[in-house]
RNA sequence: CACUUAUCAAGAAAGGCAGAGGGACUGGCCCGAUGAAGCCUUAGCAACCAUUAAACAGGAAUGUUUGAAAGGUGCUAAUUCCAGUCACGUCAUAGGCGUGAGCAGAUAAGCA
Numbered sequence: 001c002a003c004u005u006a007u008c009a010a011g012a013a014a015g016g017c018a019g020a021g022g023g024a025c026u027g028g029c030c031c032g033a034u035g036a037a038g039c040c041u042u043a044g045c046a047a048c049c050a051u052u053a054a055a056c057a058g059g060a061a062u063g064u065u066u067g068a069a070a071g072g073u074g075c076u077a078a079u080u081c082c083a084g085u086c087a088c089g090u091c092a093u094a095g096g097c098g099u100g101a102g103c104a105g106a107u108a109a110g111c112a
Stems, first nucleotide, its partner, number of pairs: 003110006013042005021031003025084004043076003048072002051068007080104001085101007
């Protein structure tokens, strides 16, 4: 980096260094010298994988459900900040609004 599967309406920030950008892309709308990105420290959230307890299924391997804990990741402004394409509905129009699906993205696990 490509592919597959799952999730994305909840949750959780302080300090130090640094010094102008950041929210993936485009448009919007925001955040930012009352300090952006990045790096470090400490704290926290969550529970994907691994670990573990019980029940159930199974000949077994193992699977499912409900818990525990927190080892590997991840995350800690705004729903993935909103929209981007399509379908349907609606207002009556070169558009607005609503719903659903999709695209894109992020994270985890797997795979070449």